[in-house]
RNA sequence: CCCUUAUCAAGAGAGGUUGAGGGAGCGGCCCUAUGAAACCUCAGCAACCAGCAGCGUAAAGCUGAAAAGGUGCUAAUUCCUGCGAGUCCACAUAAUGACUUGUAAAGAUAAGAA
Repeated sequence: CCCUUAUCAAGAGAGGUUGAGGGAGCGGCCCUAUGAAACCUCAGCAACCAGCAGCGUAAAGCUGAAAAGGUGCUAAUUCCUGCGAGUCCACAUAAUGACUUGUAAAGAUAAGAA
């Protein structure tokens, strides 16, 4: 890097070094010298995996505790985005806009596979 499966509306920041970008990408809209990103320290959030307990003959599966193991995360729904359907505004249709909803693609994370 590619493939498979699951999840993505909740949750959780201070300090130090440094100094201009960052939010994946396009467009938008935001964050940022009242300090971006990165790194370090400490703190916190969260049960994805492993381990533990219960149900289960067992496997699968479900439930629970656990953050002393392995990851992850700590602005904004994955910040919004494509496509379809519906509702509203307008005399009507179309367009545009707002909202609701379904779904795809992409992305992130975990576990696995090659």

Notes: This is a predicted structure of a 114-nucleotide RNA (SAM riboswitch aptamer (S box leader)) from Fictibacillus arsenicus. Lineage of the source: Bacteria > Bacillati > Bacillota > Bacilli > Fictibacillus. The prediction has a mean pLDDT of 81. Its Rfam family is "SAM riboswitch aptamer (S box leader)". Rfam describes the family as follows. The SAM riboswitch is found upstream of a number of genes which code for proteins involved in methionine or cysteine biosynthesis in Gram-positive bacteria.